Background: A computed fold for a 107-nucleotide RNA from a Rhodospirillaceae bacterium, annotated as c-di-GMP-I riboswitch aptamer. Of the family's consensus pairs, 94% are formed in the model.
RNA sequence: ACCACGAAAUGGCAAACCGUCGGUAACGGCGGGACGCAAAACUACCGGUCCGUCAUGCUCAGUAUUGGGCAGCUCAAUCCUGGGCAGCGGGAAGCGGGGUUAUCGAA
Numbered sequence: 001a002c003c004a005c006g007a008a009a010u011g012g013c014a015a016a017c018c019g020u021c022g023g024u025a026a027c028g029g030c031g032g033g034a035c036g037c038a039a040a041a042c043u044a045c046c047g048g049u050c051c052g053u054c055a056u057g058c059u060c061a062g063u064a065u066u067g068g069g070c071a072g073c074u075c076a077a078u079c080c081u082g083g084g085c086a087g088c089g090g091g092a093a094g095c096g097g098g099g100u101u102a103u104c105g106a107a
Base pairs, nucleotide, nucleotide: 005105006104012037013036017032018031019030020029021028022027035094041100042099043098045097046096047095049091050090051089052088053087056086057085058084059083060082061081062080064078065077066076067075068074069073
């Protein structure tokens, strides 16, 4: 000096919550506040997750109309309403992984 590691010290960051401002929302900025953190610094690249949208594609449920099938009933098409997935747009780095950079130095 480097890699791994995490005792001590100096400093650092700041969850929930509260105030205020911004945003449809997820959430973010600032101030207060500390549950925690050795990368709780940066980065949405991968998985997952959250919000919005859903014109379009797929799908589920419901109402109505029309048509078919002996009947209870069932099938198909169309319109409308609501949800989900894909898609599109956004959030989160204090969910895990990857990438980049960084303080101190006992065992």
Record summary: Model confidence (mean pLDDT): 82 of 100.